A computed fold for a 72-nucleotide RNA from a Patescibacteria group bacterium, annotated as transfer RNA. NCBI's taxonomy places the organism under Bacteria, Bacteria candidate phyla. Its mean pLDDT, the model's own confidence on a scale to 100, is 83. Rfam family: tRNA. Rfam classes the family as a transfer RNA.
RNA sequence: GGGCGCGUAACUCAGUGGCAGAGUAUCUGCUCUACACGCAGAGAGUCGUAGGUUCGAGUCCUACCGCGCCCA
Numbered sequence: 001g002g003g004c005g006c007g008u009a010a011c012u013c014a015g016u017g018g019c020a021g022a023g024u025a026u027c028u029g030c031u032c033u034a035c036a037c038g039c040a041g042a043g044a045g046u047c048g049u050a051g052g053u054u055c056g057a058g059u060c061c062u063a064c065c066g067c068g069c070c071c072a
């Protein structure tokens, strides 16, 4: 330098163009003498950045950034 893949909550990851989600973790309440477990609930997101397409983009297109793999 070229090619491919990945980037979504603190972490691991879903998400077929139409309300951004799950599990774990955190917090609150219930339970318990207390802790843990269990049960109920809550908070937490510029969906890597910037443009484009579209009535509408996490999703499609382009460039860039970061990480990984391969080729040279």
Base pairs, nucleotide, nucleotide: 001071002070003069004068005067006066007065010024011023012022013021018055026042027041028040029039030038048064049063050062051061052060